[in-house]
Context: one part of a larger RNA
RNA sequence: UGACGGGGGCCCGCACAAGCGGCGGAGCAUGCGGAUUAAUUCGAUGCAACGCGAAGAACCUUACCAAGGCUUGACAUGUACGAGAACGCCCCAGAGAUGGGGUUCUCUUUGGACACUCGUACACAGGUGGUGCAUGGUUGUCGUCAGCUCGUGUCGUGAGAUGUUGGGUUAAGUCCCGCAACGAGCGCAACCCUUAUCCUAUGUUGCCAGCGGGUUAUGCCGGGGACUCAUGGGAGACUGCCGGGGUCAACUCGGAGGAAGGUGGGGAUGACGUCAAAUCAUCAUGCCCCUUAUGUCUUGGGCUUCACGCAUGCUACAAUGGCCGGUACAGAGGGCUGCGAUACCGUGAGGUGGAGCGAAUCCCAAAAAGCCGGUCUCAGUUCGGAUCGGGGUCUGCAACUCGACCCCGUGAAGUCGGAGUCGCUAGUAAUCGCAGAUCAGCAACGCUGCGGUGAAUACGUUCCCGGGCCUUGUACA
Numbered sequence: 001u002g003a004c005g006g007g008g009g010c011c012c013g014c015a016c017a018a019g020c021g022g023c024g025g026a027g028c029a030u031g032c033g034g035a036u037u038a039a040u041u042c043g044a045u046g047c048a049a050c051g052c053g054a055a056g057a058a059c060c061u062u063a064c065c066a067a068g069g070c071u072u073g074a075c076a077u078g079u080a081c082g083a084g085a086a087c088g089c090c091c092c093a094g095a096g097a098u099g100g101g102g103u104u105c106u107c108u109u110u111g112g113a114c115a116c117u118c119g120u121a122c123a124c125a126g127g128u129g130g131u132g133c134a135u136g137g138u139u140g141u142c143g144u145c146a147g148c149u150c151g152u153g154u155c156g157u158g159a160g161a162u163g164u165u166g167g168g169u170u171a172a173g174u175c176c177c178g179c180a181a182c183g184a185g186c187g188c189a190a191c192c193c194u195u196a197u198c199c200u201a202u203g204u205u206g207c208c209a210g211c212g213g214g215u216u217a218u219g220c221c222g223g224g225g226a227c228u229c230a231u232g233g234g235a236g237a238c239u240g241c242c243g244g245g246g247u248c249a250a251c252u253c254g255g256a257g258g259a260a261g262g263u264g265g266g267g268a269u270g271a272c273g274u275c276a277a278a279u280c281a282u283c284a285u286g287c288c289c290c291u292u293a294u295g296u297c298u299u300g301g302g303c304u305u306c307a308c309g310c311a312u313g314c315u316a317c318a319a320u321g322g323c324c325g326g327u328a329c330a331g332a333g334g335g336c337u338g339c340g341a342u343a344c345c346g347u348g349a350g351g352u353g354g355a356g357c358g359a360a361u362c363c364c365a366a367a368a369a370g371c372c373g374g375u376c377u378c379a380g381u382u383c384g385g386a387u388c389g390g391g392g393u394c395u396g397c398a399a400c401u402c403g404a405c406c407c408c409g410u411g412a413a414g415u416c417g418g419a420g421u422c423g424c425u426a427g428u429a430a431u432c433g434c435a436g437a438u439c440a441g442c443a444a445c446g447c448u449g450c451g452g453u454g455a456a457u458a459c460g461u462u463c464c465c466g467g468g469c470c471u472u473g474u475a476c477a
Base pairs, nucleotide, nucleotide: 001477002476003474004473005472007471008470009469010468011467012466013465015461016460019424020423021422022421023420026315027314028313029312030311031310032309033308034306035305042053043052064301065300066299067298068297069296070295073124077123078122079121080120081119082118083117084116088103089102090101091100092099093098106113107112126290127289129288130287131286135284136283137279138278139277140275142273147186148185149184150183151182152181153162154161155160166177167176168175192267193266194265195264197235198234199233200232201231202230203229207224208223211222212221213220238261241255242254243253244252245251304443317417321376322375323374324373325372326371327370333364334363335362338357339356343352344351345350383414388409389408390407391406392405393404394403430453431452432451433450434449435448436447
């Protein structure tokens, strides 16, 4: 100087407390361990691995296994020699890769040539092989915590100290005052995006108040720019104003005005460093290793197994509910190898068909909870839907291993969950649906967004956990 303390002081955080809802019990989904296996590819392992890499494993992907093939190679560049257009199409053998046979050119001075392919030879290719403890880059974490440092000066023999401590204050090393310090840098804040109000400009594909026309009906038409909305440009919030407190400083409390008030809400933004943290399988890369194989092609299998353990979710156990009928209101997205309306067929998944739309125009599109009626009456039930049997639909060369969905039947566990444990402070929790990426299809109940309905509680900081500053002890570094 640090680190540590079941030392002290001050302070903060959904850290506790106060509340609301879960998890832990059941069934299923997904991930992991273990076991199994020819293979069940690899990585991630307290917080900070375990719905993680994977925004989508039937083949492909694919890295694993079995079998069958190839060896200048599936891919790149170059050289030498030889041969042939290449690509494609057809037939045969084969699980296919592949092998065999047939067919087919352009420019040409008849020498040949541009590419391209094949064969031989050589340099080389190739490796998701090893090492993240050789590395770059990227990322997690403490933590959006308020810290981490430097120059000059001063003090100390020195390591170092001071500044950065102290008194206040703040979300903040934020600011004020004081001070052997005076300044400065990286962080904080602000500048950026979005959302909340108003003004203004422009009105098409958006809107329709007033005027006119038309319809069973609809901005449907003429028209209009008022309104909503969209897209630009501005205004607005700064403790600016008033009062109390305060060193009359920083600031804080209350109030006015205001759409918004003290960082208005949300996002992006992550200092010096810590963990030899993660990643050689995104990529790049040193060294080591393989080179008729640890490279590469193909078919099939596996990554989907299942006495068991864990993690994260979904669905429930019902009446604040289930079922049936009627009826209302979003936002944000996506669409040409695409979205696909009206109509017709089918109980349905879906099919036929094709209007319109490269989309403020058309489509996906039905929002759901809600509201209004009816029914069920506390039961393993008209709760719950697992499992299984049968029949179908769709995608796709192909649904056996191993897809999703629909219909009929079947109807399991489950009556609110031990010890323990998690999230959340407001448009939040809870609850309800919608969209998108990936994607032929889909194991999505995941993830990322979007809106609808919409709470309770916080006395307080004694205690648990984590963190910041000062101080103290130490046989630790």
Predicted 3D model of a 477-nucleotide part of an RNA (small-subunit ribosomal RNA, 3' major domain) from Promicromonospora aerolata. It matches the Rfam family "Bacterial small subunit ribosomal RNA". Its mean pLDDT, the model's own confidence on a scale to 100, is 84. NCBI's taxonomy places the organism under Bacteria, Actinomycetota, Actinomycetes, Micrococcales, Promicromonospora. The full RNA is in RNAcentral, with records from ENA and SILVA.